[in-house]
């Protein structure tokens, strides 16, 4: 140069048209003399960016960034 895949809280992963959720970390609270662990809550996301299609997009399309793979 071509192809393929991935990008969604702080991280790791969901979710493939119809309200963005789970776990871990975090903050609070509850147990406990005290802390660890346990349990309950709570916050945190322009879903890489730009447009398009639909009534409706994380999900279909077109561009475009970056990271990972194969080719040559």
């Nucleotide at each position: 140069g071509c192809c393929c895949g991935a990008g969604u809280g702080g991280c790791g992963c969901a979710a493939c048209g119809g309200u963005a959720g789970c776990g871990c970390a975090a903050g609070c609270g509850a147990u406990u003399u005290g802390u660890a662990a346990u349990c309950g809550c709570u916050a945190g996301g322009u879903u890489g960016g730009g447009g398009g299609u639909u009534c409706g997009a994380u999900u279909c399309c077109c561009u475009u960034c970056u990271c990972g793979g194969g080719c040559u």

Notes
The RNA shown here (transfer RNA) has 72 nucleotides and comes from Croceibacterium sp. The organism belongs to Croceibacterium, within Bacteria. The RNAcentral record of the sequence draws on ENA. It matches the Rfam family "tRNA".